[in-house]
RNA sequence: CUAAUACAUGCAAGUCGAGGGUGAAAUUAAAGCUUGCUUUAAUGGAAACCGGCGCACGGGUGCGUAACGCGUAUGCAACCUACCCACAACUGGAGGAUAGCCCGGAGAAAUCCGGAUUAAUACUCCAUAAUGCAGGGGUACUCAUGGUACUAUUUGCUAAAGAUUUAUCGGUUGUGGAUGGGCAUGCGUCUGAUUAGUUUGUUGGUGAGGUAACGGCUCACCAAGACCACGAUCAGUAGGGGGUCUGAGAGGAUGAUCCCCCACACUGGCACUGAGAUACGGGCCAGACUCCUACGGGAGGCAGCAGUAGGGAAUAUUGGGCAAUGGAGGCAACUCUGACCCAGCCAUGCCGCGUGAAGGAUGAAGGCCUUCUGGGUUGUAAACUUCUUUUAUACAGGAAGAAAAAGGUCAUGCGUGACCAAUUGACGGUACUGUAUGAAUAAGCACCGGCUAACUCCGUGCCAGCAGCCGCGGUAAUACGGAGGGUGCAAGCGUUGUCCGGAUUUAUUGGGUUUAAAGGGUGCGUAGGCGGUCUUUUAAGUCAGUGGUGAAAUCCCGCAGCUCAACUGCGGAACUGCCAUUGAUACUGAAAGACUUGAGUACAGACGAGGUAGGCGGAAUUUAUAAUGUAGCGGUGAAAUGCUUAGAUAUUACACAGAACACCGAUUGCGUAGGCAGCUUACUAAGCUAUAACUGACGCUGAUGCACGAAAGCGUGGGGAGCGAACAGGAUUAGAUACCCUGGUAGUCCACGCCGUAAACGAUGAUCACUCGUUGUUGGCGAUACACAGUCAGCGACUGAGCGAAACCAAUAAGUAUCCCACCUGGGGAGUACGUCCGCAAGGUUGAAACUCAAAGGAAUUGACGGGGGUCCGCACAAGCGGUGGAGCAUGUGGUUUAAUUCGAUGAUACGCGAGGAACCUUACCUGGGCUACAAUGCGAGUGCUAUCUAUAGAGAUAUGGAGUUCUUCGGACACGAAGCAAGGUGCUGCAUGGCUGUCGUCAGCUCGUGCCGUGAGGUGUUGGGUUAAGUCCCGCAACGAGCGCAACCCCUAUCGUUAGUUACCAGCACGUUAUGGUGGGGACUCUAACGAGACUGCCUGCGCAAGCAGUGAGGAAGGUGGGGACGACGUCAAAUCAUCAUGGCCCUUACGUCCAGGGCUACACACGUGCUACAAUGGCCGAUACAAAGGGUUGCGAACUCGCGAGGGUAAGCUAAUCCCAAAAAGUCGGUCUCAGUUCGGAUCGAAGUCUGCAACUCGACUUCGUGAAGCCGGAAUCGCUAGUAAUCGCGCAUCAGCUACGGCGCGGUGAAUACGUUCCCGGGCCUUGUACACACCGCCCGUCAAGCCAUGGGAGCUGGGGGUGCCUAAAGUCGGUGUCUCUUAAGCGCUGUUUAGGGUAGAACCAGUAACUGGGGCUAAG
Repeated sequence: CUAAUACAUGCAAGUCGAGGGUGAAAUUAAAGCUUGCUUUAAUGGAAACCGGCGCACGGGUGCGUAACGCGUAUGCAACCUACCCACAACUGGAGGAUAGCCCGGAGAAAUCCGGAUUAAUACUCCAUAAUGCAGGGGUACUCAUGGUACUAUUUGCUAAAGAUUUAUCGGUUGUGGAUGGGCAUGCGUCUGAUUAGUUUGUUGGUGAGGUAACGGCUCACCAAGACCACGAUCAGUAGGGGGUCUGAGAGGAUGAUCCCCCACACUGGCACUGAGAUACGGGCCAGACUCCUACGGGAGGCAGCAGUAGGGAAUAUUGGGCAAUGGAGGCAACUCUGACCCAGCCAUGCCGCGUGAAGGAUGAAGGCCUUCUGGGUUGUAAACUUCUUUUAUACAGGAAGAAAAAGGUCAUGCGUGACCAAUUGACGGUACUGUAUGAAUAAGCACCGGCUAACUCCGUGCCAGCAGCCGCGGUAAUACGGAGGGUGCAAGCGUUGUCCGGAUUUAUUGGGUUUAAAGGGUGCGUAGGCGGUCUUUUAAGUCAGUGGUGAAAUCCCGCAGCUCAACUGCGGAACUGCCAUUGAUACUGAAAGACUUGAGUACAGACGAGGUAGGCGGAAUUUAUAAUGUAGCGGUGAAAUGCUUAGAUAUUACACAGAACACCGAUUGCGUAGGCAGCUUACUAAGCUAUAACUGACGCUGAUGCACGAAAGCGUGGGGAGCGAACAGGAUUAGAUACCCUGGUAGUCCACGCCGUAAACGAUGAUCACUCGUUGUUGGCGAUACACAGUCAGCGACUGAGCGAAACCAAUAAGUAUCCCACCUGGGGAGUACGUCCGCAAGGUUGAAACUCAAAGGAAUUGACGGGGGUCCGCACAAGCGGUGGAGCAUGUGGUUUAAUUCGAUGAUACGCGAGGAACCUUACCUGGGCUACAAUGCGAGUGCUAUCUAUAGAGAUAUGGAGUUCUUCGGACACGAAGCAAGGUGCUGCAUGGCUGUCGUCAGCUCGUGCCGUGAGGUGUUGGGUUAAGUCCCGCAACGAGCGCAACCCCUAUCGUUAGUUACCAGCACGUUAUGGUGGGGACUCUAACGAGACUGCCUGCGCAAGCAGUGAGGAAGGUGGGGACGACGUCAAAUCAUCAUGGCCCUUACGUCCAGGGCUACACACGUGCUACAAUGGCCGAUACAAAGGGUUGCGAACUCGCGAGGGUAAGCUAAUCCCAAAAAGUCGGUCUCAGUUCGGAUCGAAGUCUGCAACUCGACUUCGUGAAGCCGGAAUCGCUAGUAAUCGCGCAUCAGCUACGGCGCGGUGAAUACGUUCCCGGGCCUUGUACACACCGCCCGUCAAGCCAUGGGAGCUGGGGGUGCCUAAAGUCGGUGUCUCUUAAGCGCUGUUUAGGGUAGAACCAGUAACUGGGGCUAAG
């Protein structure tokens, strides 16, 4: 910076009496007298008037203007210039008016009219006149003209003013100068082409008019031109420059203050005066607005200085002075001057200064933090001591800015100079100086997650809030708010806005276009741009020198003046520009000449699905006819629709029709691209090779333009076999407007005409040159040649250098360079809207914005994933055996219930889980009753009274009494225990944690060092070929090694040996018993428990390079890891656990702590998991009888005897255990019975009586006996375990524990199977590879419609507004012209009139905005 919006009030331009007339107030004098008035004279000089000069400067503003407006450089031979300077000449006469004054009149006023009279440096006339002006003649020079100089005595015309103090100041003419202007021209000067054509005085000429002057400036006539893609016209925006800000620069942005130019002065038009104006503070007219009015009529213009209102986020005093500088007038004094100089207001900016300095540690108090008897920090900070006084306050002194002009004297011919003396300051008693007082008067703002300097606590809890970008906040926030501390700046600090920079992110310097945005679909070709070799000329570009200019200020450097600085002055440099001139001539250009290698032509040759038109051909298909022939055909994953006994399909013959051309056929060939394929004829085009005959740069590219241009589609007319959008039917499906099937129209084909787009792709524009190699192929040439190598032109593959973000490209470049064209500039909106052009239409071409997001995208990497591929494994499937799911019961869970049913665990990886054992206790839950340093523990002065026993009350905790007065080695033990110190919490957070655990998974993987590769993420190693249970091993290899895992080492078990021999053992010897290792003995065996051995693919055969694999192999107790266990890589699941324990933080503190009693955790319409027992005869029951292992036992196991039907009771030996006991093993075996039944199966449930444990079995224990005798007759969909001493089945033991809910868990042994073809499929996993728009990683990501809200926008019947232009009508003032019964001596005026024109009216178009019912799509939002 906004309102060029409107303005009250005051001031901003006057001056000159030395041009003129007139002469107020006042003073003095005189006179008259009515004695306080009048008149006269003089002095005086106001006010207005005539006249001169000025008012065109100075001051303001930026409306308009895209223009010769501005800038720069030129020109005027086409011009003007008052005042000023120089020179020359002159200044003589005459005249009539008119303001003013006076008188009268009109009007409210502004003002106007009439009469009389008057002056001038006002006006007019005459004279004089040229070196002036105008016309004609001549000479010379010059740059074309109306140029300059000269010439003849050629013709005509034109001047003047005085004042006076006598010093001077004026006046007229001419020439020249200076100054200021006018005009013309080259170059430069914003955006839009969704503005492409514009123009009739338009472009030029002749003549005339007009102007200071050239000119269509104006007019008449003539010609038809002029401008434009190098952007005319139109639209929008804008005063231009010096400069200013920024930037390394080039640039970009900007045009406040100061200077130059322009434009404007309420809006529009017009002239007058004047040297100069189309005049900011002059005039006329019109319009809008405001004011006055007596309603008749008048007045006005702050974008001058102050100031007011309004608008606005926002911008000052109605100040002082002419002292200085400058201006106007004047001889001067002087007057005027809101220019200017000062003061006032505003931290708005720049600069300078201060708010103190030194010492001072008990590191005070307080604050904050903390790991808390302490420490850290605030912090030498403070207090305190000493010092200083800028500033402040008071008093005192006190500037520079002032030099003059005027006056006097002197010098001087004139300008002028010197000297003398006097006067003048708004700022201002200000700056400055001195003295005194006393640290006295003076610090804030922002920030502290990263960028970015600076960290902690508390509060809050996705709330409140922050945020420039990324992003913070969901209970431990350095990001919010507060505090402490810190950091940065500092009389300022932050915020916001704007501009440049960073941004090489519009790339001239200095970018790109295969895949990130971007090569036009292709060719021809216009303008334009670029262009081969040699010679000569020229000198436009280019380069160098010189001259002019580039105003001053600014910037830079130096010096100087204000105490410094800001600021200012002086000097220098610079102003990168433009013009002129002189020279240079390599390059580019121009002109001329020559050349052949670029380009073209000629002759010859071969090649090809190149094009256009015609003719011909066979195979196949469909159809028609005829025949043979009979029941199906066809179609699919499977079917059905469909066809068929009216004879299909199939087969045969003949015929018609249309379309397409098998094999050859190929990284082949041709074409500019689109594209081109049977054979043949005609016409035709291009490229290639060879020759080097001809032309002689004729070339390359190519905006606009023109032509071609697949498929689909459109129009007209044909054609129509097959195929086949649409459509119909059948299937598929949850649906299936699809994929599959049966039909089938347009179309596909031909001719002509449109359309003009494609992933029109090599996603790679054209041209030319250069640049390592290998290899294939097509067509030529050379060559006798099917070898072979060479060469030219194509088509391919691989690979270097180089390039590239990489992937990749690599002589067919995406390499190195040239030149031209096209295109790109974040994603979406959108290739959309509007407009234009094209099209019959469909649509195409050109092509935005609002709004919205912080990304969208490319290439590559590692994972994860795939109803991708390869390969391998696993009780994963398959093959088997046995279960679960149905029943009853047990147990856990969910749910429900309840005062409470404590809590946790919840896919796999919760659910007989924490719990290896809830009647009380446990216990954490509920109800009720109590306690408040206490239930427990430690230290503890001390006491021995409280311990212990007992009585009473009570449900008990507890309370009140009584008894009790301990032991002792005197240290103490035991019990209690005041004060104090440590409380306590199974309350919350497993998403703050440690530890421990589950799972993937006993799966074979996971990594590291060095090296190498890659811009990097990362890769390699670890991949590959084999092999393995195994990343196990071998081979290969830019890898070589290593680690954690695998395996092994450890334990148990299977065999043997050695040693040892009690409680175990007993062969032989002996003794003894009804019998028994019972005894003596033995060390053989079994066994025990220590040490060893043993198994390693070691041997053999075959295969294999090896590793290794195979074998009914041998041997061996065991054979290829013998079987089992312990052992669990990097990590995943924010997996589980704060209730084992530990622990940060938070929470409770007469309670969320703690004690007690009772209850609950055991509830029960229901659902699920895990089990037990069964449903029976491979069985049940009864009797007899055999064989284990591993454990446990003194508050215990308890033999034996005895009682009881039994659970069990009583007495009681032995055993601290290879000794004694639990202890009977059971299935098994032998014999008997039952005979297929809800049973002699099954045992639930219930009744009765008991036993045991325990203070206590009611809620709520187990067991025993007798009785009762439920469901259940092998279990739907589905689902689980198991590969050998395994499954299945049978019993035994132990932990916990008074007892037990155990049918659970953990162990032990006995008996003891079946099956595995195999890896297609299901599940899970390993490795390699591939795709990916996933990375919270497919339980991912993500698309569209609909519904809701918000936002901007397109269309829209219309409505409203705006600027510009056009036609017609009307037309003020004014200029110019004409005219006359006017005034008048002329000149001139006046009246009338013509032209033109501001303005007004009207008409019909175009354009630009705003708005609109309705309507279209778009964007955003939320867990729809």